[in-house]
RNA sequence: GCGGGCGUAACUCAGCGGUAGAGUGUCUGCUUCCCAGGCAGAAAGUCGGGGGUUCAAAUCCCCUCGCCCGCUCCA
Numbered sequence: 001g002c003g004g005g006c007g008u009a010a011c012u013c014a015g016c017g018g019u020a021g022a023g024u025g026u027c028u029g030c031u032u033c034c035c036a037g038g039c040a041g042a043a044a045g046u047c048g049g050g051g052g053u054u055c056a057a058a059u060c061c062c063c064u065c066g067c068c069c070g071c072u073c074c075a
Base pairs, nucleotide, nucleotide: 001071002070003069004068005067006066007065010024011023012022013021018055026042027041028040029039030038031037048064049063050062051061052060
């Protein structure tokens, strides 16, 4: 330099044009003498960033940033 994969809640990930979700974790309540566990509820997101297409974009297109993998060139 070329090609590919990944980036979504604190963490691990799903969602692939039409209300952003699950599990774990966190917080509150109930249960218990207390803890753990169980049950109920709650909070938490510029979907890496910018632009475009569209009535509508996490999703499609372009640019860009970061991480990973492969290939190639030079020294």

About this RNA: Predicted 3D model of a 75-nucleotide RNA (transfer RNA) from bacterium HR23. Model confidence (mean pLDDT): 81 of 100. It matches the Rfam family "tRNA". The family's RNA type in Rfam is transfer RNA. The sequence is in RNAcentral, with records from ENA.